[in-house]
Predicted 3D model of a 265-nucleotide part of an RNA (large-subunit ribosomal RNA, domain VI) from a bacterium. Rfam family: Bacterial large subunit ribosomal RNA. Rfam links the family to the GO terms ribosome and structural constituent of ribosome. RNAcentral holds the full RNA, with entries from ENA.
Context: one part of a larger RNA
């Protein structure tokens, strides 16, 4: 830009893509079949494997702005308590996210043609013959059927909503104004993301931060007392401290402007 009036909202599917995998035991049954050995077709169940997709409620990993321990040292005057560097200085733990090695689901029945094959009727050739006219079956393969993209499918689709009035004149798909619909830039941000886009909102507001409560996580903080020469212990104290989780709360931050259309009849 295009779809010939612009938009908001839901579809249809032309044609694209995927995925449609295996294996073991046990029942039918020691049956059919087989002299025995041996040993089924068809149907049904139960495990598991292999691939795939979503997901964090369990198990584990990370989880460099989260808790504690500690080691060398500089520094806060000094002690207490801290801070800065050493690989996040080193150990131990560990929310949200993100992940397997975790959970879960799926990979189902079925339908048309048909391939080797298997047959019916049945001549050419008085028999016979699945083929020559005819007609009927037959596969994890093909086309549907599951899932998923999709109207630039230019053949450009479909279905519901919105979607005017008013002066001026060159009477034009005309120009002003107001109204109507409806969207961008912008601004808070994240279930989204390289930019875009997408998706929540933008005071008629819970979008993001704060801030209050919870969850969870680490694990008993600082000061004081108190017991000990003290190192240290005990009580105050299941404390203090605390990134993303869930919620309430206008306290701070979402200012203010632009476009685009209204065409036919």
């Nucleotide at each position: 830009c295009g779809u010939u009036u612009g938009a908001g909202a839901u579809c249809u599917g032309a044609g694209g893509g995927g995925a449609c995998g295996g294996a073991u035991u046990c029942c039918u049954a020691g049956u059919a079949c087989g002299a025995g050995a041996g040993g089924a077709c068809c149907g049904g169940a139960a495990u598991c494997c292999c691939u795939a997709a979503a997901c964090c409620u369990c198990u584990a990993g990370u989880g460099u702005a989260c808790c504690a321990g500690u080691u060398g040292u500089u520094c806060c005057a000094c002690c207490a308590g801290g801070a800065g560097c050493a690989u996040c200085g080193c150990u131990g733990g560990g929310u949200a996210g993100c992940u397997a090695c975790g959970u879960u689901u799926a990979g189902u029945c079925g339908u048309g043609a048909u391939a080797a094959g298997u047959g019916c009727u049945g001549a050419a050739a008085g028999c016979a013959u699945c083929u020559a006219a005819g007609c009927a079956c037959g596969a994890a393969g093909c086309a549907c059927a599951c899932c998923u993209c999709a109207a630039g499918a230019u053949u450009a689709g479909a279905u519901c909503u919105c979607u005017u009035c008013a002066g001026c004149u060159a009477u034009a798909a005309g120009c002003u104004g107001a109204c109507g619909c409806g969207g961008u830039u912008c601004c808070u941000a994240g279930g989204a993301g390289a930019a875009u886009a997408c998706u929540a909102g933008g005071u008629u507001g819970a979008u993001a931060g704060g801030c209050u409560g919870u969850a969870g996580g680490u694990g008993u903080a600082c000061g004081c007392a108190c017991a000990g020469u003290a190192a240290u212990g005990u009580g105050u104290u299941u404390a203090g401290c605390c990134g993303a989780g869930c919620a309430g709360u206008a306290c701070u931050a979402a200012a203010a402007u632009c476009c685009g259309c209204g065409c036919a009849u």

Its mean pLDDT, the model's own confidence on a scale to 100, is 85.